[in-house]
RNA sequence: ACGAAAAAGGUAAACCCGGGGUAACUCGGGGGCGCAAAGUUAAAGGGUCCUGGAAUAGGAUAGCCUGACUGCCGGU
Numbered sequence: 001a002c003g004a005a006a007a008a009g010g011u012a013a014a015c016c017c018g019g020g021g022u023a024a025c026u027c028g029g030g031g032g033c034g035c036a037a038a039g040u041u042a043a044a045g046g047g048u049c050c051u052g053g054a055a056u057a058g059g060a061u062a063g064c065c066u067g068a069c070u071g072c073c074g075g076u
Base pairs, nucleotide, nucleotide: 001076002074003073010035011034015030016029017028018027019026020025033063039069040068041067044066045065046064047061048060049059050058051057
């Protein structure tokens, strides 16, 4: 670099309950659709969403895409 066959593991969609937030959404518990980076980064760039009359404003989303950084294993 490549890959998810094996081994060891990790994580956790929808939905439900409780909390926070105007909202998007998020935190905890349950639950498992999936994921070889579904680890981190929103102070890397886009997209989408929320607030707002609008803004060259503010917020959210990394399990939307492309990057960057880091990591387990090894039939290559």
Molecule: c-di-GMP-I riboswitch aptamer
Organism: Candidatus Omnitrophota bacterium